Context: one part of a larger RNA
RNA sequence: GCCAGUGAGUUUAUGUGCACUGCAUAUGGUUAAGUCGUUAUGCGAUGUAGCCGGAGCGAAAGCGAGUAUGAAUAGUGCGUGAGUAGUGUGCAUAAGACCCGAAGCCAGGUGAGCUUACCUUGAGCAGGUUGAAUCAUGUUGAAAAAUGUGAGGAGGACCGAACCGAUAGAUUGUACAAUAUCUUCGGAUGACUUGAGGUAAGGAGUUAAAAGCUAAUCGAACCUGGGAAUAGCUGGUUCUCUCCGAAAAAGUUUUAGGACUUGCGUCAUAUUUUCCUUUUGGGGGUAGAGCUCUGGAAGUUGCGAAUAGGGGGAAACCUCGUCGCUACUAUCAAACUACGAAUACCAAAAGUUAACAGUAUGGCAGUUAGACUGUGGGGGCUAAGCUCCAUCGGUCGAAAGGGAAACAGCCCAGAUCUCAAGUUAAGGUCCCUAAGUGUAUGUUAAGUACAAGCAAGGAGGUACGAUUUUAUAAACAGUGAGGAAGUUGGCUUAGAAGCAGCCAUCUUUUAAAGAAAGCGUAAUAGCUCACUCAUCAAAAGAUCGUGCACCAAAAAUGAUCGGGGUUUAAACAUACCACCGAAACUGGGGGAUUGAAUUUUUAUUCAAUCGGUAGGAGAGCGUUCUUUAUACGUUGAAGCUGAAGAGGUGACUCACAGUGGAGUGUAAAGAAGUGAGAAUGCUGGC
Numbered sequence: 001g002c003c004a005g006u007g008a009g010u011u012u013a014u015g016u017g018c019a020c021u022g023c024a025u026a027u028g029g030u031u032a033a034g035u036c037g038u039u040a041u042g043c044g045a046u047g048u049a050g051c052c053g054g055a056g057c058g059a060a061a062g063c064g065a066g067u068a069u070g071a072a073u074a075g076u077g078c079g080u081g082a083g084u085a086g087u088g089u090g091c092a093u094a095a096g097a098c099c100c101g102a103a104g105c106c107a108g109g110u111g112a113g114c115u116u117a118c119c120u121u122g123a124g125c126a127g128g129u130u131g132a133a134u135c136a137u138g139u140u141g142a143a144a145a146a147u148g149u150g151a152g153g154a155g156g157a158c159c160g161a162a163c164c165g166a167u168a169g170a171u172u173g174u175a176c177a178a179u180a181u182c183u184u185c186g187g188a189u190g191a192c193u194u195g196a197g198g199u200a201a202g203g204a205g206u207u208a209a210a211a212g213c214u215a216a217u218c219g220a221a222c223c224u225g226g227g228a229a230u231a232g233c234u235g236g237u238u239c240u241c242u243c244c245g246a247a248a249a250a251g252u253u254u255u256a257g258g259a260c261u262u263g264c265g266u267c268a269u270a271u272u273u274u275c276c277u278u279u280u281g282g283g284g285g286u287a288g289a290g291c292u293c294u295g296g297a298a299g300u301u302g303c304g305a306a307u308a309g310g311g312g313g314a315a316a317c318c319u320c321g322u323c324g325c326u327a328c329u330a331u332c333a334a335a336c337u338a339c340g341a342a343u344a345c346c347a348a349a350a351g352u353u354a355a356c357a358g359u360a361u362g363g364c365a366g367u368u369a370g371a372c373u374g375u376g377g378g379g380g381c382u383a384a385g386c387u388c389c390a391u392c393g394g395u396c397g398a399a400a401g402g403g404a405a406a407c408a409g410c411c412c413a414g415a416u417c418u419c420a421a422g423u424u425a426a427g428g429u430c431c432c433u434a435a436g437u438g439u440a441u442g443u444u445a446a447g448u449a450c451a452a453g454c455a456a457g458g459a460g461g462u463a464c465g466a467u468u469u470u471a472u473a474a475a476c477a478g479u480g481a482g483g484a485a486g487u488u489g490g491c492u493u494a495g496a497a498g499c500a501g502c503c504a505u506c507u508u509u510u511a512a513a514g515a516a517a518g519c520g521u522a523a524u525a526g527c528u529c530a531c532u533c534a535u536c537a538a539a540a541g542a543u544c545g546u547g548c549a550c551c552a553a554a555a556a557u558g559a560u561c562g563g564g565g566u567u568u569a570a571a572c573a574u575a576c577c578a579c580c581g582a583a584a585c586u587g588g589g590g591g592a593u594u595g596a597a598u599u600u601u602u603a604u605u606c607a608a609u610c611g612g613u614a615g616g617a618g619a620g621c622g623u624u625c626u627u628u629a630u631a632c633g634u635u636g637a638a639g640c641u642g643a644a645g646a647g648g649u650g651a652c653u654c655a656c657a658g659u660g661g662a663g664u665g666u667a668a669a670g671a672a673g674u675g676a677g678a679a680u681g682c683u684g685g686c
Base pairs, nucleotide, nucleotide: 001686002685003684004683005682006681011095012094013093014092015091016090017089018088019087020086021085022084023083028052029051030050034046035045036044037043038042056063057062066078067077068076069075098236099235101233105226106225107224108223109222110221116200117199118198119197120196121195122194123193124192125190127159128158129157130155134151135150136149137148138147139146140145163187164186165185168183169182170181171180202218204214205213206212239620240619241618242617243616244615249262250261251260252259253258263367264366265364266363267362268361269360270359271358273355274357276351277350278349279348280347281346282345288339289337290336294333295332296331298329299328300327302325303324304323305322309320310319311318312317370396371395372394373393374391375390376389377388378387379386401412402411403410416590417589418588419587421586422585423584427580428579429578430564431563432562436577438576439575440574441573442572443571449566450565457551458550461548462547463546464545465544466543467542468541469540470539478535479534480533481532482531484508485507486506489503490502491501514529517528518527519526591610592609593608594607595606596605597604598603621675623672624671625670626669627668628667629666630665631664632663639659640658641657642656645654646653647652
């Protein structure tokens, strides 16, 4: 891991609803323990103790279909209607209370054959080295003493086996091993190591102290018991069909992943249109708008101010600035308003409707981690697949189908079942791929684009439009020619001659020509330009707006519109026609629920409805056993296996063949150890 078996809302008591049954309509209902009988975990009698009901109101005295309050005969509150016992079932409470699951707490015992410490008694330590005290003796010395030689053999001394340990690395890591192996390393006469016997223990021992060790268990051992401890937590919780169908909110909470009440679901009863829509009538101060008020901020005009604003000036005064006021212009505001919607809300009336509408009471819940999206906002950076509100918005949640390549929350659309039927929605129609290589008119040349998305700025890209200027009295561009003189203007300067700089910028000749727009020279020179003529021949400029393109445009494994690919399109814009396209709608057939009508019943017809998690309600299937009745079975029961049979919406049932070898079904009731795929479930097998 698979298979088989096993595995979770039970039982009792009490309370309270619902359904049904008995008795009862007040001479109400009912027994409990006990006792008697009996075919004996039962049943039948008996038993009227008790309980509920039959009258309430008031704190009470008390009064009573009333009573309390009150001065009240008012008003108001609470009252004035049949119940009771049982059976089944829903829920609650008390119990283990649907099942499994802690770490822990307490009590009584068992452990020191592991390990810690101690006590008693034994045992062990190759070999080598160093050479303390002390002794003997030589030399020196007056002595004290110094020094040499020899003997000697001390030490928590040295090196290093056994032995004890465990520094570093490697190996191992389903191991040789639940701590090992190899190499390396520390101690090795000592606070050494070790055998045997003994002593000390669970809030206790022992500890050269690590909260170490106390039998692979230690910040409180192990075993048994209290004990099914408790678990607001996690996991699991077993057959079918039908109807309805949520919530992720508010308030409170030692409360925030829990709970209680309300909201939203369902079922029953009552009410019977109260719901909803429209109309009419209301109040409002939001969006917007505005500047009267409050406050902000810009400009202009005028006036004013100073203990001491800056600058200029001899001063008068001028100029810049500050503050305040006035007027004007153009403005801003969630905490501004002389204005002011749409929606929403409240009330009344009318109307369509009859929806499992609304409301009330009661039984039973679940939910209170929400998500994205549209709209209006707060926070943030008008960041976030961010966060917090609002919106009886939408979807998902609890919703499948089609589209968006793929894609809970987007777009279309809400699946009762069935079909070799039709029409459409969103979205599409060259191929992958169902349907147009559709029609008409334009745009784009960038593969722009064909999914989403990128700016400021730049640019004779291109199309269209508007305004305007020049032009046969010849424009624009090109080509040929001129572009001169006073003069090298004056100043400055080494020089300054159109062209470093300053000042002035005239006159003449002309068809025209600047005291010069640019290049150039040391300065000249030189080359162009403006301007003019000729030639040529018909258009040439300027500004603004719009559409589509271009650059700006850089990211990490190989690129791309889903791909192929596409250029008068298969891109973009506008208009039109056709077609495809879903579980939508329609058509044929079947089923169910609710309501209405008809109907003697049964049923028929019509209408609406039938996605669904938590959850509520209803109807059933199957398993084991009991009772009664009735069937089957060695001429083959149950069980098992098989397969393409039959019935049922389904749980499931029936039939057939084989196997098997002794019990089993049906009907009506009753009672439950009553349904398996999950719980890192349990047991067994492989």
Background: The part of an RNA shown here (large-subunit ribosomal RNA, domain II) has 686 nucleotides and comes from a Minisyncoccia bacterium. Rfam family: Bacterial large subunit ribosomal RNA. The full RNA is in RNAcentral, with records from ENA. The prediction has a mean pLDDT of 82. The source organism's lineage runs through Bacteria, Bacillati, Minisyncoccota and Minisyncoccia.